c-di-GMP-I riboswitch aptamer from Bacillus salinus, 86 nucleotides, folded computationally. The coordinates come from a structure-prediction model, not an experiment, and the mean pLDDT is 87. The RNAcentral record of the sequence draws on Rfam. Rfam family: c-di-GMP-I riboswitch aptamer. Its family is annotated with cyclic-di-GMP binding in the Gene Ontology. The source organism's lineage runs through Bacteria, Bacillati, Caryophanales, Bacillaceae and Bacillus.
[in-house]
RNA sequence: AAUUGAAAAAGGCAAACCUGUUGAAAGAUAGGGACGCAAAGCCACGAAUCUAAAGCCACACAGGCCAUGAUAGUCGGGUUGCCAAG
Numbered sequence: 001a002a003u004u005g006a007a008a009a010a011g012g013c014a015a016a017c018c019u020g021u022u023g024a025a026a027g028a029u030a031g032g033g034a035c036g037c038a039a040a041g042c043c044a045c046g047a048a049u050c051u052a053a054a055g056c057c058a059c060a061c062a063g064g065c066c067a068u069g070a071u072a073g074u075c076g077g078g079u080u081g082c083c084a085a086g
Stems, first nucleotide, its partner, number of pairs: 003085003012037002017032006035073001041079003045076003048071003055065003
């Protein structure tokens, strides 16, 4: 140092759900709360998924398409990093 996460320690994050705020929605955010997580730190680059305001189509209505909106706790990739083994 590559690599690894069996045992241990110091700490860290926080799903569902509830409440407030925010947003057209998906979602985000703050507090509570812990299902889990060794990158569950960060980056929407590739894929995937969610939403569909504006726009387009249809139009009697219902509706359909679409990301420029999201998800990093869906997978891959990039990047930084604690502890231990080595």